[in-house]
RNA sequence: GGGGCAUUCGACUAAAGGUAAUGUUGCCGGGCUUUCAAUCCGGAGGUACGGGUUCGAUUCCCGUAUGCCCUA
Numbered sequence: 001g002g003g004g005c006a007u008u009c010g011a012c013u014a015a016a017g018g019u020a021a022u023g024u025u026g027c028c029g030g031g032c033u034u035u036c037a038a039u040c041c042g043g044a045g046g047u048a049c050g051g052g053u054u055c056g057a058u059u060c061c062c063g064u065a066u067g068c069c070c071u072a
Stems, first nucleotide, its partner, number of pairs: 001071007010025003018055001027043005048064005
C1' cells in the first nucleotide's frame, strides 16, 4: 500500500427495513428490615462520526475515525 471484520446506555448484550431500540449488571429513588445485605417496585442513561437511498435506517450504500486480522 491492498483486502476483510467489528463499533448500540458506565459494562455486557438483543433487534437483520416498520409502533415508544431489548434484557442483565451497575447507578438513583421508594417498599420491606432496628440497620445493612438479600428481595420487590419505579426511574435516568445508548445506535462511533458525516453524507446518501427510502414514505420510513441500528439494519442497505459511500466516506471518515478507532480497534483487530490477513496479505505485499